[in-house]
This is a predicted structure of a 489-nucleotide part of an RNA (small-subunit ribosomal RNA, 5' domain) from a Chloroflexota bacterium. The source organism's lineage runs through Bacteria, Bacillati and Chloroflexota. Its mean pLDDT, the model's own confidence on a scale to 100, is 88. Its Rfam family is "Bacterial small subunit ribosomal RNA". Its family is annotated with structural constituent of ribosome and ribosome in the Gene Ontology.

Context: one part of a larger RNA
RNA sequence: GGGUGAACGCUGGCGGCGCGCUUAAUGCAUGCAAGUCGAACGUGCCUUCGGGCAAGUGGCGGACGGCUGAGUAACGCGUGAGUAACACACCCUUCGGUGGGGUAUAGCCUCGGGAAACUGAGGGUAAUCCCGCAUACGAUCCCAGUGCCUUGGUGCUGGGAUGAAAGCCUUCGGGCGCCGGAGGAGUGGCUCGCGUCCUAUCAGGUAGUUGGUGGGGUAACGGCUCACCAAGCCGAUGACGGGUAGCUGGUCUUAGAGGACGAUCAGCCAGAGGGGGACUGAGACACGGCCCCCACUCCUACGGGAGGCAGCAGCAGGGAAUUUUGGGCAAUGGACGAAAGUCUGACCCAGCGACGUCGCGUGGGGGAUGAAGGUUCUAGGACUGUAAACCCCUUUUCCGAGGGAAGAGGAAGGACGGUACCUCGGGAAUAAGCUCCGGCUAACUACGUGCCAGCAGCCGCGGUAAUACGUAGGGAGCGAGCGUUACCC
Numbered sequence: 001g002g003g004u005g006a007a008c009g010c011u012g013g014c015g016g017c018g019c020g021c022u023u024a025a026u027g028c029a030u031g032c033a034a035g036u037c038g039a040a041c042g043u044g045c046c047u048u049c050g051g052g053c054a055a056g057u058g059g060c061g062g063a064c065g066g067c068u069g070a071g072u073a074a075c076g077c078g079u080g081a082g083u084a085a086c087a088c089a090c091c092c093u094u095c096g097g098u099g100g101g102g103u104a105u106a107g108c109c110u111c112g113g114g115a116a117a118c119u120g121a122g123g124g125u126a127a128u129c130c131c132g133c134a135u136a137c138g139a140u141c142c143c144a145g146u147g148c149c150u151u152g153g154u155g156c157u158g159g160g161a162u163g164a165a166a167g168c169c170u171u172c173g174g175g176c177g178c179c180g181g182a183g184g185a186g187u188g189g190c191u192c193g194c195g196u197c198c199u200a201u202c203a204g205g206u207a208g209u210u211g212g213u214g215g216g217g218u219a220a221c222g223g224c225u226c227a228c229c230a231a232g233c234c235g236a237u238g239a240c241g242g243g244u245a246g247c248u249g250g251u252c253u254u255a256g257a258g259g260a261c262g263a264u265c266a267g268c269c270a271g272a273g274g275g276g277g278a279c280u281g282a283g284a285c286a287c288g289g290c291c292c293c294c295a296c297u298c299c300u301a302c303g304g305g306a307g308g309c310a311g312c313a314g315c316a317g318g319g320a321a322u323u324u325u326g327g328g329c330a331a332u333g334g335a336c337g338a339a340a341g342u343c344u345g346a347c348c349c350a351g352c353g354a355c356g357u358c359g360c361g362u363g364g365g366g367g368a369u370g371a372a373g374g375u376u377c378u379a380g381g382a383c384u385g386u387a388a389a390c391c392c393c394u395u396u397u398c399c400g401a402g403g404g405a406a407g408a409g410g411a412a413g414g415a416c417g418g419u420a421c422c423u424c425g426g427g428a429a430u431a432a433g434c435u436c437c438g439g440c441u442a443a444c445u446a447c448g449u450g451c452c453a454g455c456a457g458c459c460g461c462g463g464u465a466a467u468a469c470g471u472a473g474g475g476a477g478c479g480a481g482c483g484u485u486a487c488c489c
Stems, first nucleotide, its partner, number of pairs: 001489004006485005013360006019353002021318001026316003030313003035060003040057002043054004067271003076196008086188003091184008099133001101131002108123006139162010167176003197243003204234003209231008246268004250261004273294005296307004324350001326349003332346001333344004363393004373384004398426006407416001433478005438459003444473005454461002
């Protein structure tokens, strides 16, 4: 000198665009943040007979989006490869199919238990719920033969075995679905090369440990797991241990090399009070799902129950320090739905904060007898100073009035918003401070003080003439900011 998610002191007019718990991954009152489908199903209620509402069964979604950075030195991340060792709901393309049966169960009714959360028995019912049967173009498995290829890849031929389906709406044209394959798109799992902080005042570490055979398990390779067998495997090219830390694109600085950092935005990872576990599912070992243990909070009729803001607001606490319990689904995007539409604290906006950055303003021209006042003086004067007054002008901004958007592809539909913007009127009107003035370092005098009070980044000032303390006048610098502190280059 530059920089900051800053804080503190003094000061503070406006607008655009950004940013805003860096600390306690501390605890949380309240509201909202994930629902949707009646064109899958039976039922109850209402009905203007069109339909509507409600719980339940069923489907899809709740694995996305949003938050946080605790843990993690790791194939976690980055980059480049591999998967002949893999998966995929919804979407697109394409081939083939959708025949015929069954009995359960919620809701409902009856009767109970419980303070509640909730729950038991009996009766009876539907489905795109569940379960058999048939069929099998593909598919999977086994056997035999064979081609290309080489880890379980991809074809062909013959034989055998196994496994499917669901309906709804209709203007009767059809539409939406369902089942079995193949391909695509995109997404994900796994593996490997290289890179990825400090410490040797950490030198040895390791028993599923290293490898093999076999069984199990997985979508899939694999000590992933288990039984047996062998005794290996890693390490000064730093194993093992300890400390610290999410990683990256990037950001800051710098001539560059490098150094430091990893807020906002984007990608990946990890976590959801602490620990563990599986279930469902295409996908989770699942923030607003389930179960167990622990800690904590709450309710209780003491028998037993309920809860999880590192979602958006908000509260307490901690802290130098970080916002509204706002509006809207109008746009973009997402879930569901045939659609109308519903939901969406994602998002779009508004509010608060000079936190940052950029822009604008606080007036312009004239005006000397150089007013008054103030300061100083050698008492003549000098400075403040064209500064003011005064005259002329302008209206950015401000105030008032009127008009008034784009953002919405197609008639309507805009939270922002009566906002931006435009027009008219008014009136210099509403708007300047902060730090410094010994040298470094731009800027000097007077008084007070008297090694006191105080200043100070370094050198150093102050003990009676202090340009260094305090005040005043003057000056310098920056300016809606200016200084200080902290940290990085």